Predicted 3D model of a 274-nucleotide RNA (Archaeal signal recognition particle RNA) from Asbonarchaeaceae archaeon (SeqCode). Its Rfam family is "Archaeal signal recognition particle RNA". The family is grouped with related families in Rfam's "SRP clan". Rfam links the family to the GO terms SRP-dependent cotranslational protein targeting to membrane, signal sequence recognition and signal recognition particle, plasma membrane targeting. Rfam classes the family as a non-coding RNA gene. It is recorded under the gene name ffs.
[in-house]
RNA sequence: AACGGGGAUAGCCCGGGCGCCUCGGGGACGCCUGUAACCCGAGAACCCUCGACAUCGGGGGGCGAAACCGUGGAGGAGCAGGAGUCCGACGGGCCAACCCCUGGCCGGACGUCGACCCGCCGUCCUCCGGGGCCUUCACCUCGGUGAACCGGGUCAGGCCUUGACGGGAGCAGCCCUAAGCCGUGCGUGGAGGCGUUCGGAGGGUCGCGGCGGCGAGAAAGGCCUGGGACCCCUGGCCGGCCGGGCCUCCCGCCACUCCACGGUGAUUCCCACC
Numbered sequence: 001a002a003c004g005g006g007g008a009u010a011g012c013c014c015g016g017g018c019g020c021c022u023c024g025g026g027g028a029c030g031c032c033u034g035u036a037a038c039c040c041g042a043g044a045a046c047c048c049u050c051g052a053c054a055u056c057g058g059g060g061g062g063c064g065a066a067a068c069c070g071u072g073g074a075g076g077a078g079c080a081g082g083a084g085u086c087c088g089a090c091g092g093g094c095c096a097a098c099c100c101c102u103g104g105c106c107g108g109a110c111g112u113c114g115a116c117c118c119g120c121c122g123u124c125c126u127c128c129g130g131g132g133c134c135u136u137c138a139c140c141u142c143g144g145u146g147a148a149c150c151g152g153g154u155c156a157g158g159c160c161u162u163g164a165c166g167g168g169a170g171c172a173g174c175c176c177u178a179a180g181c182c183g184u185g186c187g188u189g190g191a192g193g194c195g196u197u198c199g200g201a202g203g204g205u206c207g208c209g210g211c212g213g214c215g216a217g218a219a220a221g222g223c224c225u226g227g228g229a230c231c232c233c234u235g236g237c238c239g240g241c242c243g244g245g246c247c248u249c250c251c252g253c254c255a256c257u258c259c260a261c262g263g264u265g266a267u268u269c270c271c272a273c274c
Stems, first nucleotide, its partner, number of pairs: 004271005011063004015033005024049004038059005067264009078253002081250003084246005090240001092238005099228003103224004110217001117213007124203008132194008140185001142183004151176004159168003
């Protein structure tokens, strides 16, 4: 001298970055990211500052020749932009499909016992009128039933009367019948309704049937093709715009960690060791 231990001092640390703001820097505010790690007062319509001391004023804690600063690099959370990709909303275009028109080919039900096609009619619907049927109401016909007494006839028994013969009233029963009720039917009239018919007027006609005209093809179906219309629905493709997710890639900023170099600082007392 170096190393080690203890103390003192100068000093260092108690956060940093981005955005916003500002001529610029800092504080406030928003966001991100760290530490073992501060407190009180003032301040945002504001405060401090002029180059580092990085808000001002005051206090506290830790460390202590520790350390701080600058440049470059590596890793790297996060953020902004771009690309990519995914999701959602809106909106657009094109193609296909569907639809309309057109041409060709195949097909061949049916068809000279007459097809396709064309015309007419019936079947269907509405209204009006005549008939028919049904229901209901009224009148009428016929039948049945129908009166404790207060309807008729006949009236057993019993009752009244008579000396007797006889006479009288009369219940039940039976017969008849009124009103009423039930049923039925010819008819008439009123009202209503039709699995009905005729006539007239109008409408409809994709199906079925009939008649007439024409005289040899022809319906369904399939394939190909040209044009048009439309994006309402369906399928496919491609852009636009908005919002969001993914740091995957590029670029930028960068907390934090590490490395290299440079600069400032690296003082002093005691003990131990030699």